[in-house]
Model confidence (mean pLDDT): 82 of 100. This is a predicted structure of an 86-nucleotide RNA (c-di-GMP-I riboswitch aptamer) from a Desulfobacteraceae bacterium. It was read from a public genome assembly, where an Rfam model found it. Rfam family: c-di-GMP-I riboswitch aptamer. Rfam's curators write: GEMM was predicted in a large-scale screen for bacterial structured RNA regulatory elements. Its family is annotated with cyclic-di-GMP binding in the Gene Ontology. NCBI's taxonomy places the organism under Bacteria, Thermodesulfobacteriota, Desulfobacteria, Desulfobacterales, Desulfobacteraceae.
RNA sequence: GCUUGAAAAAGGCAAGCCAUUCGAGAGGAUGGCGCGCAAAGGUACCGGCCCCAUAAGAAUUAUUGAAGGGCGGCGGGCCUGCCGGG
Repeated sequence: GCUUGAAAAAGGCAAGCCAUUCGAGAGGAUGGCGCGCAAAGGUACCGGCCCCAUAAGAAUUAUUGAAGGGCGGCGGGCCUGCCGGG
């Protein structure tokens, strides 16, 4: 450097719930417990989903998204990285 995650060690992250808090909402932040995770580290570039918007509407459906926003613990891409095996 490439490849790999079977066993192990050191450490790391944290779904969901509860509390506090920010937001119109999706959702975000902090603390506790800990479902799980070898990239569950970073990044909205591609696809996807959600809020919202617009159109038609009874439910709901649709989109050249044309105002905006969210999700990286949905998949892919790109960047970075711990330990062990080859």